The RNA shown here (transfer RNA) has 75 nucleotides and comes from an uncultured Candidatus Saccharibacteria bacterium. It was read from a public genome assembly. The prediction has a mean pLDDT of 84.

[in-house]
RNA sequence: AAGCAGGUAGCUCAGGCUGGUAGAGCAACGGCAUAGGGAGCCGUCGGUCGUGCGGUUCAAAUCCCACCCUGCUUA
Repeated sequence: AAGCAGGUAGCUCAGGCUGGUAGAGCAACGGCAUAGGGAGCCGUCGGUCGUGCGGUUCAAAUCCCACCCUGCUUA
């Protein structure tokens, strides 16, 4: 320098191909229960989807473009 994969909740990841108000598990918080905890059960909270008042569209996490970061490969 080029190519490929990835970036979404505190953590691990799905969703993207096929555009239509963003999910799961764990964690955290509250409750039930317990002498008190743990486990279990019930509930709640949590994200401007890497950046861009860039493009397309009625509508973009999703399609297109540029850039940033991580890993791998090639030179």

About this RNA:
Rfam family: tRNA. Gene Ontology term of the family: triplet codon-amino acid adaptor activity. By type it is a transfer RNA.